[in-house]
Predicted 3D model of a 125-nucleotide RNA (SAM riboswitch aptamer (S box leader)) from a Chloroflexota bacterium. The coordinates come from a structure-prediction model, not an experiment, and the mean pLDDT is 75.
């Protein structure tokens, strides 16, 4: 790389460095930045996926379990405005157009779910 699962709500910034791009990739939009982004670095915090820990439940079965809490010089992660938004489905809503005027074609709007894709964490391999 690659497979499963789980999550994608909340939350959490300052200083230095550097100097022109950047929000993952196509394309289309919005949108960030010389008042300095994107990135690197330090430090400080968020959070609570794993690990340890405390605590209650349970073990005839899956019991190598579930269910809470706290946050430790443990492993990772994050600290972005936002998984940015659509692109492929389906449901609602509403507009535009065409006409042969029929609950007909077409094309866009927004709303909401899915599915894709992506990130992260465990797991396995």
């Nucleotide at each position: 790389c690659g497979u499963u699962c789980a999550u994608c709500a909340c939350g959490a910034g300052u200083g230095g460095c550097a100097g022109a791009g950047g929000g993952a990739a196509u394309c289309g939009g919005c949108c960030c930045g010389a008042c300095g982004a994107c990135g690197c670095c330090a430090c400080g915090g968020c959070a609570a996926c794993c690990c340890g820990c405390c605590c209650c439940c349970g073990c005839u079965c899956g019991a190598g379990g579930g269910g809470g809490g706290a946050u430790g010089c443990g492993g990772u992660g994050c600290c972005c405005c936002a998984g940015c938004c659509g692109a492929c489905c389906c449901g609602g809503c509403g507009g535009c157009c065409c006409c042969g005027a029929g609950c007909g074609a077409g094309c866009g709007g927004c709303c909401g779910g899915g599915a894709g894709c992506g990130a992260u964490g465990a797991a396995c391999c």
Record summary: Its Rfam family is "SAM riboswitch aptamer (S box leader)". Its family is annotated with regulation of gene expression in the Gene Ontology. Rfam's curators write: The SAM riboswitch is found upstream of a number of genes which code for proteins involved in methionine or cysteine biosynthesis in Gram-positive bacteria. The source organism's lineage runs through Bacteria, Bacillati and Chloroflexota.